[in-house]
RNA sequence: GCGAGCGUCGUCCAGUGGCCCAGGACCACUGCCUUCCAAGCAGUCGACGCCGGUUCGAAUCCGGCCGCUCGCU
Numbered sequence: 001g002c003g004a005g006c007g008u009c010g011u012c013c014a015g016u017g018g019c020c021c022a023g024g025a026c027c028a029c030u031g032c033c034u035u036c037c038a039a040g041c042a043g044u045c046g047a048c049g050c051c052g053g054u055u056c057g058a059a060u061c062c063g064g065c066c067g068c069u070c071g072c073u
Stems, first nucleotide, its partner, number of pairs: 001072007010026004018056001028044005049065005
């Protein structure tokens, strides 16, 4: 330099046009329980890499940029 894949809560994943004010697990926090802790139960907080485009409607489709990974040279 060329090509491909990926980018979603602190972490790991799901969601591939509307059913979704984006869901689950772990972590964190609060409460209950317990003499205390752990475990358990209930709840809370927390995210679509950035900018454009298409569409009535975009996390999802398209383009550019950025980043990561892999391959080729």